Transfer RNA from an uncultured Eubacteriales bacterium, 77 nucleotides, folded computationally. The sequence was found in a public genome assembly. Its Rfam family is "tRNA". By type it is a transfer RNA.

RNA sequence: GCGCCCGUAGCGCAGCUGGAUAGCGCGUGUGACUCCGACUCACAAGGUCGCAGGUUCAAAUCCUGUCGGGCGUACCA
Numbered sequence: 001g002c003g004c005c006c007g008u009a010g011c012g013c014a015g016c017u018g019g020a021u022a023g024c025g026c027g028u029g030u031g032a033c034u035c036c037g038a039c040u041c042a043c044a045a046g047g048u049c050g051c052a053g054g055u056u057c058a059a060a061u062c063c064u065g066u067c068g069g070g071c072g073u074a075c076c077a
Base pairs, nucleotide, nucleotide: 001073002072003071004070005069006068007067010026011025012024013023019057028044029043030042031041032040050066051065052064053063054062
């Protein structure tokens, strides 16, 4: 350089063939329980779906570009 894969909540991940409110676990906060904790239970907060643009009535999902990470491969006289 070329090719492929990945990027979604603080962390680890899901999201089927575009379809309307983007979820799960852990963690966090509050409450319940307890003498106090732990465990457990309930509720809640937390998201520019890497970024920009495009297609569409509608995009995490499709297309283009770009950034970051990983893997493979070629070249290095």